[in-house]
RNA sequence: AAUUGCCAAACCUAUCGAGAGAUAGGGGCGGAAAGCCACGGGUCUACUUCAAGAUAGCCGGGUUGCAAA
Repeated sequence: AAUUGCCAAACCUAUCGAGAGAUAGGGGCGGAAAGCCACGGGUCUACUUCAAGAUAGCCGGGUUGCAAA
């Protein structure tokens, strides 16, 4: 680079959640790991009485996978 394919932003609808947000359907901004993991950092929600939670499509790290001019 190409081939077979893959994922799916914003937004809309329904549901769950205190919330951030998540799940399903539609949708397609983008992605070569935009597969998975909350280990480190960041950000967000919650609380400061007890608790925590989210984000892997924020960065790093770990781990698995596809292709081959």

Predicted 3D model of a 69-nucleotide RNA (c-di-GMP-I riboswitch aptamer) from a soil metagenome.
The prediction has a mean pLDDT of 83.
Rfam family: c-di-GMP-I riboswitch aptamer. From the family's description: GEMM was predicted in a large-scale screen for bacterial structured RNA regulatory elements.
RNAcentral holds the sequence, with entries from MGnify.
Of the family's consensus pairs, 94% are formed in the model.